Transfer RNA from Candidatus Parcubacteria bacterium 4484_255, 72 nucleotides, folded computationally. Its Rfam family is "tRNA". Rfam's curators write: Transfer RNA (tRNA) molecules are approximately 80 nucleotides in length. The family's RNA type in Rfam is transfer RNA. The prediction has a mean pLDDT of 81. NCBI's taxonomy places the organism under Bacteria, Bacteria candidate phyla, Candidatus Parcubacteria.
RNA sequence: GCGGGCGUCGUAUAGCGGUUAUUAUACGUGCUUGCCAAGCACGCGACGGCGGUUCAACUCCGCUCGCCCGCU
Repeated sequence: GCGGGCGUCGUAUAGCGGUUAUUAUACGUGCUUGCCAAGCACGCGACGGCGGUUCAACUCCGCUCGCCCGCU
């Protein structure tokens, strides 16, 4: 330099062009317990950036940034 893949709450993950973006864990509050742990309920928090297509984009397209793989 060329080609390909990935990027979503703190972490790990799901997501079909249209519901309130899923679940687990962590964190917070409460219940439970003599206390802790475990368990239960509720809450909190995310689509790498810019642009385009579309009535509508996490999803499709382009560029770009970061990470990984291959080729040279």